This is a predicted structure of a 71-nucleotide RNA (transfer RNA) from a Nanobdellota archaeon. Model confidence (mean pLDDT): 82 of 100. RNAcentral records the identical sequence in 2 taxa. It matches the Rfam family "tRNA". The family's RNA type in Rfam is transfer RNA.
RNA sequence: GGGCUCGUGGUCCAAUGGUAAGAUACUGCUUUCGCAUGGCAGAGAUGCGGGUUCGAUUCCCGCCGAGUCCA
Numbered sequence: 001g002g003g004c005u006c007g008u009g010g011u012c013c014a015a016u017g018g019u020a021a022g023a024u025a026c027u028g029c030u031u032u033c034g035c036a037u038g039g040c041a042g043a044g045a046u047g048c049g050g051g052u053u054c055g056a057u058u059c060c061c062g063c064c065g066a067g068u069c070c071a
Base pairs, nucleotide, nucleotide: 001070002069003068004067005066006065007064010024011023012022018054026042027041028040029039030038047063048062049061050060051059
């Protein structure tokens, strides 16, 4: 320098054009004499910029970053 894959809450990971799911962590309530466990509730995310579309996490382009392969 080039090819390919990927980028989503603090972390891990779904959704593949139509209200962004779940686990874990965190906070509150409850359970206990107390702690742990359990139950209920809550806050929390689409790397950045453009394009296509009625509508983009999804499709296209560029940039940035990570991984991998080639040179």